[in-house]
RNA sequence: AAUCAAUAAGAGCCUAGUUCCGUCCAGGACGGAAGCGGGGGAACCAACUUUUGGGGUUAAUUCUGUGCAAGCAGAAGGGAUGCUCUCUGCCAUCCUACCCGUCAGCUAACCUCGUCGGCUAAAGCAGAUUU
Numbered sequence: 001a002a003u004c005a006a007u008a009a010g011a012g013c014c015u016a017g018u019u020c021c022g023u024c025c026a027g028g029a030c031g032g033a034a035g036c037g038g039g040g041g042a043a044c045c046a047a048c049u050u051u052u053g054g055g056g057u058u059a060a061u062u063c064u065g066u067g068c069a070a071g072c073a074g075a076a077g078g079g080a081u082g083c084u085c086u087c088u089g090c091c092a093u094c095c096u097a098c099c100c101g102u103c104a105g106c107u108a109a110c111c112u113c114g115u116c117g118g119c120u121a122a123a124g125c126a127g128a129u130u131u
Stems, first nucleotide, its partner, number of pairs: 011120004018034007035115006045105001053103001054100004061076006078095005086128005
């Protein structure tokens, strides 16, 4: 000097997943509020297709090839990032998993649930808007 790992602080990113308060047996447990997010649930309207079961959350579905299968590869669709206040275009990279349990259209009042988890040391080009 470089590389790797760990710890602490800081700066950021995905996601609804953040902030504040109280009590207690206190570096944690329990509870409450706000914010954000989801589900159920009238009339009217819609739908009458219910084993080919059906449905929900999420951006994350469909198709093609290959394989006994698991899987692998690709295409389209949808989503995120590239430190720029915002938008658009191009370019590059990346991208699902889970749940309900025979049952749910929309849906005011109302009822109810969640507030996790994961990641980064690299930060492109052009145009327009705004300050």
Molecule: c-di-AMP riboswitch aptamer (ydaO/yuaA leader)
Organism: Brevibacillus fluminis